[in-house]
């Protein structure tokens, strides 16, 4: 420099055009002598950015930006 990949919650993930989900994690209540397990509940991302299609974008298109594999 060319090419391909992936970017969603604190973390790992999921989600093929209709107002984003689950595990683990943290918060609180119960249970306990107390802890841990265990029941319940809850808080927490407008989806890397910026622009276009579309009534309507995480999602389709472009271009950037970061990682990552590859060829040079």
């Nucleotide at each position: 420099g060319g090419g391909c990949g992936u970017g969603u919650a604190g973390u790992u993930a999921a989600g093929u055009g209709g107002u984003a989900u689950a595990a683990c994690g943290c918060c609180g209540u119960c249970c306990u002598g107390a802890u841990a397990a265990g029941a319940c509940g809850g808080a927490g991302g407008c989806c890397c950015c910026a622009g276009g299609u579309u009534c309507g974008a995480u999602c389709c298109c472009u271009g950037g930006c970061a990682c990552g594999c590859c060829c040079a």
The RNA shown here (transfer RNA) has 72 nucleotides and comes from Candidatus Yanofskybacteria bacterium RIFCSPHIGHO2_02_FULL_43_17.
Rfam family: tRNA. It is annotated as a transfer RNA.
Model confidence (mean pLDDT): 83 of 100.
The source organism's lineage runs through Bacteria, Bacteria candidate phyla and Candidatus Yanofskyibacteriota.